[in-house]
Record summary: Predicted 3D model of a 269-nucleotide RNA (Bacterial large signal recognition particle RNA) from a Chloroflexota bacterium. Its Rfam family is "Bacterial large signal recognition particle RNA". Rfam classes the family as a non-coding RNA gene. Rfam's curators write: The signal recognition particle (SRP) is a universally conserved ribonucleoprotein involved in the co-translational targeting of proteins to membranes. The sequence is in RNAcentral, with records from ENA. The prediction has a mean pLDDT of 76.
RNA sequence: CCGUGCUAGGCGGGGGGAUAGUCGUCCCCUGUACGGCAAAUCGGCUAUACGGCCGGCUGAACUCCGGAUCCGAGGACCGGAUCUGGAUGAUUCUGAGCGGCUUCACGAACGUUCAACGGUUCUGGUCCUGACCGACGGAGCCCCUCGAACCCCGUCAGAUCGAGAGAAGCAGCGGUAAGGGGUGUGCUUCGGGUGCGUCAGGGAAGCCGGGUCCGCAGUUCGUGGGGUCGCGCGUGGCAUCCAGGAAGGCGCGAAGAUCUGGUGCACGG
Numbered sequence: 001c002c003g004u005g006c007u008a009g010g011c012g013g014g015g016g017g018a019u020a021g022u023c024g025u026c027c028c029c030u031g032u033a034c035g036g037c038a039a040a041u042c043g044g045c046u047a048u049a050c051g052g053c054c055g056g057c058u059g060a061a062c063u064c065c066g067g068a069u070c071c072g073a074g075g076a077c078c079g080g081a082u083c084u085g086g087a088u089g090a091u092u093c094u095g096a097g098c099g100g101c102u103u104c105a106c107g108a109a110c111g112u113u114c115a116a117c118g119g120u121u122c123u124g125g126u127c128c129u130g131a132c133c134g135a136c137g138g139a140g141c142c143c144c145u146c147g148a149a150c151c152c153c154g155u156c157a158g159a160u161c162g163a164g165a166g167a168a169g170c171a172g173c174g175g176u177a178a179g180g181g182g183u184g185u186g187c188u189u190c191g192g193g194u195g196c197g198u199c200a201g202g203g204a205a206g207c208c209g210g211g212u213c214c215g216c217a218g219u220u221c222g223u224g225g226g227g228u229c230g231c232g233c234g235u236g237g238c239a240u241c242c243a244g245g246a247a248g249g250c251g252c253g254a255a256g257a258u259c260u261g262g263u264g265c266a267c268g269g
Stems, first nucleotide, its partner, number of pairs: 001269006009058003012030005020046005034055004064262007074252001077249002082245008093236001095233001097231014118214002121211006127202006133195002136191006142184001143182004152175004160167002
């Protein structure tokens, strides 16, 4: 060095979780790397922790063991200057709404000695109480009409009773009762979301109207713009909380690639 037969070894690895710790069953990633059995109140172990038991394949080498470099799936933790969504809150920083005052422009109405607006004063209304009147509505009386076969009245044909005089009396007719209907220029009574009502009293200084006086040339309405004050809303923004992420940090790290080191036994040639 070659051949044959064996043995060590290999037949996956990593992260999470759990654990005093380690490996496995569990979850995840990578990747294809034997079969069976048991295993989370768990299964085998103790810093040599290289899981346990049974069987099979491969087998000392490119294939087994180790180191270095490159590359890097995936996952945990931190982080959350920043972003997204939701909830709540405060608030004129922003947005929009309503109202008052003031000013400007346009248009219109009124007014400039028949004096508008404004002011002073008197008075009335609006407001409250009471009384009266009226309208409206309800009820009743009155008026007209209908209205009891008998238990309403009058008259009572026929018929009935009676010796007679007469009597009672149905139907019909007339008139009425209770009640029904109708009308209203009438009367009474009740009512109130009734009235440019009347009278008396009260109240008020806000509004409207009228009279007297003062005094003046502008006043008022609408639309739009400006300024200012107030009230409320809460769009955007702000704050807090909750949830989920980005940037970033840190740790582990499969597969793959390159280089390098190490490693048996027996027999024969």